[in-house]
Context: one part of a larger RNA
RNA sequence: UGACGGGGACCCGCACAAGCGGUGGAGCAUGUGGUUUAAUUCGAAGCAACGCGAAGAACCUUACCUGCCCUUGACACGCCCUUGAAUAUCAUAGAGAUAUGGUAGACCUUCGGGACAAGGGAUGCAGGUGGUGCAUGGUUGUCGUCAGCUCGUGUCGUGAGAUGUUGGGUCAAGUCCCGCAACGAGCGCAACCCCUGCCUCCAGUAGCCAGCAAGUGAAGUUGGGAACUCUGGAGGGACCGCCGGGGAUAACCCGGAGGAAGGAGGGGACGACGUCAAAUCAUCAUGCCCCUUACGGGCAGGGCUACACACGUGCUACAAUGGCGGGCACAGAGGGGAGCUAGCGCGCAAGCGCACGCCGAUCCCGAAAGCCCGCCCCAGUUCGGACCGGGGGCUGCAACUCGCCCCCGCGAAGCCGGAAUCGCUAGUAAUCGCGGAUCAGCAUGCCGCGGUGAAUACGUUCCCGGGUCUUGU
Numbered sequence: 001u002g003a004c005g006g007g008g009a010c011c012c013g014c015a016c017a018a019g020c021g022g023u024g025g026a027g028c029a030u031g032u033g034g035u036u037u038a039a040u041u042c043g044a045a046g047c048a049a050c051g052c053g054a055a056g057a058a059c060c061u062u063a064c065c066u067g068c069c070c071u072u073g074a075c076a077c078g079c080c081c082u083u084g085a086a087u088a089u090c091a092u093a094g095a096g097a098u099a100u101g102g103u104a105g106a107c108c109u110u111c112g113g114g115a116c117a118a119g120g121g122a123u124g125c126a127g128g129u130g131g132u133g134c135a136u137g138g139u140u141g142u143c144g145u146c147a148g149c150u151c152g153u154g155u156c157g158u159g160a161g162a163u164g165u166u167g168g169g170u171c172a173a174g175u176c177c178c179g180c181a182a183c184g185a186g187c188g189c190a191a192c193c194c195c196u197g198c199c200u201c202c203a204g205u206a207g208c209c210a211g212c213a214a215g216u217g218a219a220g221u222u223g224g225g226a227a228c229u230c231u232g233g234a235g236g237g238a239c240c241g242c243c244g245g246g247g248a249u250a251a252c253c254c255g256g257a258g259g260a261a262g263g264a265g266g267g268g269a270c271g272a273c274g275u276c277a278a279a280u281c282a283u284c285a286u287g288c289c290c291c292u293u294a295c296g297g298g299c300a301g302g303g304c305u306a307c308a309c310a311c312g313u314g315c316u317a318c319a320a321u322g323g324c325g326g327g328c329a330c331a332g333a334g335g336g337g338a339g340c341u342a343g344c345g346c347g348c349a350a351g352c353g354c355a356c357g358c359c360g361a362u363c364c365c366g367a368a369a370g371c372c373c374g375c376c377c378c379a380g381u382u383c384g385g386a387c388c389g390g391g392g393g394c395u396g397c398a399a400c401u402c403g404c405c406c407c408c409g410c411g412a413a414g415c416c417g418g419a420a421u422c423g424c425u426a427g428u429a430a431u432c433g434c435g436g437a438u439c440a441g442c443a444u445g446c447c448g449c450g451g452u453g454a455a456u457a458c459g460u461u462c463c464c465g466g467g468u469c470u471u472g473u
Base pairs, nucleotide, nucleotide: 004472005471007470008469009468010467011466012465013464015460016459019424020423021422022421023420026316027315028314029313030312031311032310033309034307035306042053043052064302065301066300067299068298069297070296073125077124078123079121080120081119082118083117084116087104088103089102090101091100092099093098107114108113127291128290130289131288132287136285137284138280139279140278141276143274148187149186150185151184152183153182154163155162156161167178168177169176193268194267195266196265198236199235200234201233202232203231204230208225209224212223213222214221239262242256243255244254245253246252318417322376323375324374325373326372327371328370334365335364336363339358340357343354344353345352346351383414388409389408390407391406392405393404394403430452431451432450433449434448435447436446
């Protein structure tokens, strides 16, 4: 000077408390440990690993295993020789890689050759998801959106260092005010950026329709309109500006008016000096080490999907604020050409067939909870849907290992969950559906979107984390 204390003072945070919903019990999904295995590739490890890298493991992916093959190599740059383009396609053998054979097929030229490709040779090399994240770059997590971390000069101290940055107030904030041997400054805070909430102006199609006219079974459908909604560009608006009170007359705090909105309106982007030899050599890059007919490369099949168990994260439930049947509504944000698909027909359905429109404010994908009517009557049930049997559909070369969906049947555990533990302070929690990325297919995950829409916060003693000052051998 720090760090630490079951030392002190002050102050914050869904930290506790108050409250609502969960997890821990069940079934299933998913990740992990463990075990198993020829292999179950690898990494991630308290918070900050465990629906994490995986925004898509049937082949591929794939890094693993078994078997079959290759050795200048699947890929790059040079040299020499031979042959021929490339490329497309067929046949035969084979699990395929591959091997053999056939057909089609060309540009420039000074005719030497060139360009391109294949084969052979020599040499330098290629290649490695092999090791080291304790050699590294880059990127990221975390403390933490916490309010801190420092510097110049001056001053003090023999010095390490202190001062400034402490103190009195105040704030979300080292935010600001006042004081002070300090005076200033930098990185952070805030603001400048984006979305959203109100208004104005400009613009008016593919969006809109108040008034006028036409028109329909219905319909902005048509003429037309530019008001409204909306779209998307430019501006305005909020600043404690105004009033009252408090306060050192300051910073600021409390209340009020006006206002769509207040005292930072709500949300996002943004992460200081540093900490954890934190994570990543498997995104990539890279030093060193290691492999070189293999630790490289190709292929087929298998594995990553195993299962006595254990844990994390989720989904669905245990029902009546519910389940089921019928009828009727109302979104937002997105996506669509190897695509989204109206409508009609077939099918109980998944889906199939025909086919309109749309490269899309034009066409298409499009709600559910809700509301109305009815049934169920507390039962392991008309709850719950696991598991299993049968039949079918879709994608794809191919669904046995190992996909998703539909229908019929079967109907398990489960009657609200021990110790313990998590999230959330408002359009939030809870609940309801919708879209997207990845993607041939595959979502209970992830990233978004809107619909319905609460309860509670006395307070800071206690638990956890953090900040400032102070104290301790």